Glycine riboswitch aptamer from Anoxybacillus sp., 89 nucleotides, folded computationally. It was read from a public genome assembly, where an Rfam model found it. The source organism's lineage runs through Bacteria, Bacillati, Bacillota, Anoxybacillaceae and Anoxybacillus. Its Rfam family is "Glycine riboswitch aptamer". Rfam links the family to the GO term glycine biosynthetic process.
[in-house]
RNA sequence: AUGAGAACAAGGGGAGAGACUACGGAAUGUAGCGCCGAAGGAGCAAGUGGUCACACGAAUCUCUCAGGCAAAAGAACUCUUGUUUGACG
Numbered sequence: 001a002u003g004a005g006a007a008c009a010a011g012g013g014g015a016g017a018g019a020c021u022a023c024g025g026a027a028u029g030u031a032g033c034g035c036c037g038a039a040g041g042a043g044c045a046a047g048u049g050g051u052c053a054c055a056c057g058a059a060u061c062u063c064u065c066a067g068g069c070a071a072a073a074g075a076a077c078u079c080u081u082g083u084u085u086g087a088c089g
Base pairs, nucleotide, nucleotide: 005085006084007083008082009081010080011079012078013077018033020032021031022030023029034069035068036067040065041063042062043061047056048055049054
């Protein structure tokens, strides 16, 4: 000194589903019914190992515990910039 990839920070983009009903001015809250999946969480296939019991085993899949269902906020993922590290050359 090239800078794949990874981590962090800032900014941008970012879906879905009842502004449901009752109490309440509204929000929160309580009760009830109906929904959503892309914070988080949980589950598993192929496969690998094996003492053949089992273990490991991904997700935007599945479940909805949590979260959410006007706006706001949040939001997996993604882009840009910066910092750190760093495969390869």